A computed fold for a 350-nucleotide part of an RNA from a metagenome, annotated as small-subunit ribosomal RNA, central domain. Model confidence (mean pLDDT): 88 of 100. Its Rfam family is "Bacterial small subunit ribosomal RNA". Gene Ontology terms of the family: structural constituent of ribosome and ribosome.
[in-house]
Context: one part of a larger RNA
RNA sequence: UUGGGCGUAAAGCGCACGUAGGCGGCCUCGCAAGUCGGAUGUGAAAUACCUAGGCUCAACCAAGGACGUGCAUCCGAAACUGCAAGGCUUGAGUACAGAAGAGGAUCGCGGAAUUCCCGGUGUAGAGGUGAAAUUCGUAGAUAUCGGGAGGAACACCAGUGGCGAAGGCGGCGAUCUGGGCUGAUACUGACGCUGAGGUGCGAAAGCGUGGGGAGCAAACAGGAUUAGAUACCCUGGUAGUCCACGCUGUAAACGAUGAGUGCUAGGUGCUGCGGGUAUUGACCCCUGCGGUGCCGUAGCUAACGCGUUAAGCACUCCGCCUGGGGAGUACGGUCGCAAGACUAAAACUC
Numbered sequence: 001u002u003g004g005g006c007g008u009a010a011a012g013c014g015c016a017c018g019u020a021g022g023c024g025g026c027c028u029c030g031c032a033a034g035u036c037g038g039a040u041g042u043g044a045a046a047u048a049c050c051u052a053g054g055c056u057c058a059a060c061c062a063a064g065g066a067c068g069u070g071c072a073u074c075c076g077a078a079a080c081u082g083c084a085a086g087g088c089u090u091g092a093g094u095a096c097a098g099a100a101g102a103g104g105a106u107c108g109c110g111g112a113a114u115u116c117c118c119g120g121u122g123u124a125g126a127g128g129u130g131a132a133a134u135u136c137g138u139a140g141a142u143a144u145c146g147g148g149a150g151g152a153a154c155a156c157c158a159g160u161g162g163c164g165a166a167g168g169c170g171g172c173g174a175u176c177u178g179g180g181c182u183g184a185u186a187c188u189g190a191c192g193c194u195g196a197g198g199u200g201c202g203a204a205a206g207c208g209u210g211g212g213g214a215g216c217a218a219a220c221a222g223g224a225u226u227a228g229a230u231a232c233c234c235u236g237g238u239a240g241u242c243c244a245c246g247c248u249g250u251a252a253a254c255g256a257u258g259a260g261u262g263c264u265a266g267g268u269g270c271u272g273c274g275g276g277u278a279u280u281g282a283c284c285c286c287u288g289c290g291g292u293g294c295c296g297u298a299g300c301u302a303a304c305g306c307g308u309u310a311a312g313c314a315c316u317c318c319g320c321c322u323g324g325g326g327a328g329u330a331c332g333g334u335c336g337c338a339a340g341a342c343u344a345a346a347a348c349u350c
Stems, first nucleotide, its partner, number of pairs: 003322004007304002012318001014201004021194003025088004030083002033081002035077008049065003053061002091191001092188004096183003103177007110154001115149007125136002162169002206247006215241002220236004258317006266295011299306002323350003332343004
């Protein structure tokens, strides 16, 4: 619990799809539920308000009046909301033609590098560090050349570049497939926005089953450092990292900024598509639409800053906050194999 708020003070669900609900473009006609006007009835008395009165005044008492925002019924109005009917095209969508893209899934291919194995050359060191040592090496290492195996990741291009709702996506090719953008017409005719519940997607780590395992590397072991060193440094090294299927459902899941629509100075980059001018053509210049950055006007802001990609001016819908600690904890419930996740207090204390 009225309100006031949610970039950084507490506060935007990680993201989407969508049910109920809420909200909803322009025109015409009708109905009259909401709405508005009038009338009637009712709205007890007392109290409170006004007027005049009674106790010497007042408090107090008593009379009259007015009020009583409400409810019901009837009559009326039709601008707005709603309902019914008809129409419209600007919101939304469909068809057509294009261009861009690490958007997704599956299959295949490639080269560089690391490691290991085999062979050649070759000999005493190599490696590592601040310095060392553990470690490897005369059973021939390191270095170098040739051959092979295997796994993972794709240097340069690469860009405040691109794509995706978010998480995220980067070698090359093929197949399947999603979305957005631009252009010019035609068509549908409000079909829209949001979205409690719900459903799906969701980095890394982790879990289950089965594979795989080059490099890296929690745990672990050793060597150093140190007063100590359960670390930082070094030598090793197992889960894991990879694949398939299933689970988990979290994050500084961040723009710490919910989604949608309209309006409100400009300047300057990058990017996708188009028009004009020009040209053999590509540029240059002017301009329209979409995206992505920087600066900045008005305005906003506690300030920082934001500023047509708003944190400005408004509207619609959802989520959330309400002093710090206790605590995102306990208990209960739901979900999970578990780890745990979600929901979520109080005592007490300052």